[in-house]
RNA sequence: GCCGACGUAGCUCAGUUGGUAGAGCAACACAAUGGUAAUGUGUUGGUCGCCGGUUCGAGUCCGGCCGUCGGCU
Numbered sequence: 001g002c003c004g005a006c007g008u009a010g011c012u013c014a015g016u017u018g019g020u021a022g023a024g025c026a027a028c029a030c031a032a033u034g035g036u037a038a039u040g041u042g043u044u045g046g047u048c049g050c051c052g053g054u055u056c057g058a059g060u061c062c063g064g065c066c067g068u069c070g071g072c073u
Base pairs, nucleotide, nucleotide: 001072002071003070004069005068006067007066010025011024012023013022019056027043028042029041030040031039049065050064051063052062053061
């Protein structure tokens, strides 16, 4: 230099044929216990890597850039 995959919550990951983003763990509050842990209930937390484009509507489609990993030379 070229090719491919990936980038979504603090972490690990879903997200179907484009229709206003979720789970588990973690954190916090409450319940329960003589107390702690485990457990149960609830809550918080995201400009979906960045910038554009298409569309009534983009995490999803298209282009460019950045980063990570792999391959070729």